[in-house]
RNA sequence: UCAAGAUAAAGCCAAACCUAUCGUGAGGUAGGGACGGAAAGCCACGGGUCUUUGGGUAAGAAGAUAGCCGGGUUGCCUUA
Numbered sequence: 001u002c003a004a005g006a007u008a009a010a011g012c013c014a015a016a017c018c019u020a021u022c023g024u025g026a027g028g029u030a031g032g033g034a035c036g037g038a039a040a041g042c043c044a045c046g047g048g049u050c051u052u053u054g055g056g057u058a059a060g061a062a063g064a065u066a067g068c069c070g071g072g073u074u075g076c077c078u079u080a
């Protein structure tokens, strides 16, 4: 450097739900809380889903989701 995630060790993150707050909304932020996670670290590039708008309940436009999938990139430990 590359690969793997069996075995350990140190740790890390934090679903649903509750409270407060921001947002038209999906949802975000903070605190509590743990369903789970070897990248459940980061990135909206491609697809999916969701919201607003549009209206032929179409195309399109604007957003959200990284804990939906793929991809990009960075990182701890060990070596069956």
Stems, first nucleotide, its partner, number of pairs: 003079003012037002017032006035067001041073003045070003048065006